[in-house]
RNA sequence: CCAGGGGGCCGGGCAGCCGCGUGCCGCAAGGUGCGAGGAAAGUCCGGGCUCCACGAAGCAAGGGUGGCGGGUAACGCCCGCCGCGGGCAACCGUAGGGAAAGUGCCACAGAGAGCAUUCCGCCGAUGGAGGGCAACCUCACAGGCAAGGGUGAAAGGGUGCGGUAAGAGCGCACCGGGGGGCCGGCAACGGUCUUCGCACGGCAAACCCCACCCGGAGCAAGGCCGAAUAGGGGCGGCGCGUCCUCGCGCAAGCGGGGGCAGGGGUGUUUCGCCCCGACCGCCCGGGUUGGUCGCUUGAGCGGCGGAGCAAUCCGUCGCCCAGAUGAAUGGCUGCCCCCGCCGAUACGGUCUGGGCCAGGGAAACCUGGGGCCGGAUACCGUCGGCGGGACAGAACCCGGCUUACAGGCUCCCUGGCAAA
Numbered sequence: 001c002c003a004g005g006g007g008g009c010c011g012g013g014c015a016g017c018c019g020c021g022u023g024c025c026g027c028a029a030g031g032u033g034c035g036a037g038g039a040a041a042g043u044c045c046g047g048g049c050u051c052c053a054c055g056a057a058g059c060a061a062g063g064g065u066g067g068c069g070g071g072u073a074a075c076g077c078c079c080g081c082c083g084c085g086g087g088c089a090a091c092c093g094u095a096g097g098g099a100a101a102g103u104g105c106c107a108c109a110g111a112g113a114g115c116a117u118u119c120c121g122c123c124g125a126u127g128g129a130g131g132g133c134a135a136c137c138u139c140a141c142a143g144g145c146a147a148g149g150g151u152g153a154a155a156g157g158g159u160g161c162g163g164u165a166a167g168a169g170c171g172c173a174c175c176g177g178g179g180g181g182c183c184g185g186c187a188a189c190g191g192u193c194u195u196c197g198c199a200c201g202g203c204a205a206a207c208c209c210c211a212c213c214c215g216g217a218g219c220a221a222g223g224c225c226g227a228a229u230a231g232g233g234g235c236g237g238c239g240c241g242u243c244c245u246c247g248c249g250c251a252a253g254c255g256g257g258g259g260c261a262g263g264g265g266u267g268u269u270u271c272g273c274c275c276c277g278a279c280c281g282c283c284c285g286g287g288u289u290g291g292u293c294g295c296u297u298g299a300g301c302g303g304c305g306g307a308g309c310a311a312u313c314c315g316u317c318g319c320c321c322a323g324a325u326g327a328a329u330g331g332c333u334g335c336c337c338c339c340g341c342c343g344a345u346a347c348g349g350u351c352u353g354g355g356c357c358a359g360g361g362a363a364a365c366c367u368g369g370g371g372c373c374g375g376a377u378a379c380c381g382u383c384g385g386c387g388g389g390a391c392a393g394a395a396c397c398c399g400g401c402u403u404a405c406a407g408g409c410u411c412c413c414u415g416g417c418a419a420a
Base pairs, nucleotide, nucleotide: 001416002415003414004413005412006411007410008409009408010407012336013335014334015333016332017331018330020035021034022033023032024031025030037391041402042401044400045399046398047397048396049218050217051216052215062214063213064212065211066210067081068080069079070078071077082096083094084093085092086091097209098208102207103206104203105202106201118146119149120148121145122144123143126142127141128139129138130137131136157175158174159173160172161171162170176198177196178195179194180193181192182191183190184189222293223292224291225290232284233283234282235281236280237279241260242259243258244257245256246255247254248253262276263275264274265273266272267271300319301318302317303316304315305314306313307312337389338388339387340386341385342384343383344382347381348380349379350376351375352374353373354372356369357368358367359366360365
């Protein structure tokens, strides 16, 4: 320098003016402090908190998790390690318990897909048929094979040698695998020795079995508050409808008289007589609308020291860092920063011509240099102009995961090339 792998961080800065929310101070005017994110997002997982249910434990149902060890309040998260797969490597991926408990499934293709199998093929030693004096030859009927071909994700270990009629763990070596022992490791697991010719494929993100975990709902949780208005219920007081009319009064309304309807009581029950309604007080409960608490000091943040490979933990010092509730956290201007585009009469770099100087050389010329004189060029810097600066915004609070994100900074590592 090229190509690649892994992590961490920032994600505009400063100033002026105007504005918004909130805490504090102030009688007020006003002053002063603080004011979004790494994801505030998806609401996926785990907690705190609150209410509800419930003796505890256990069981059942349902759901979840699943190598081992550690971390944590907890987790399906994180760290370290192991196995398997991928990559030359850095590194990446991994839903990674059990398939000799049982059930089920294995599409298409293929002869055959699970007490394996003969489609092509090989053999045909043995028996059979034919030929031959015979050795033997031919056929491929019986039969043998699982090597080779073919199908498939998968066809009952792999490679090689021997062996055989052809073959085959049939025998042997190595690899793989099952059992047992020993060694290392907390463990997952690894190594090694020995033994067994291999002793029932795969799928459990199919049912299932095993181990462990889980009560439900959520801040619209939940608690508190008073007034107004209009209703409801109960008790008590009281005796209150409607129409007409008269009087008083500005009116609202108040008062007097009469009629009629309804309800209740009573009697001599087609009827008569008597009574009732308004309103007031007290109590109870709910609705609408609202206020307030919950509400932000917390598994908090930062520095330093220590333990640990790490996640993380411990100690100590310092700090307070949004609490809105139709919902604040913004707008304008200037300078700067970053990115892109355009332009420049060329200041520097760059390229180039000449001259000069120095060194080398016989010369041609070569090498080097600069307070020299020109030319070229928008490639880099420079100058000028224009445009742009992502994803996205708290709503009870934390720990995670996942997803989105213009541009930029930084650390570590791997492979290759070149030079020293």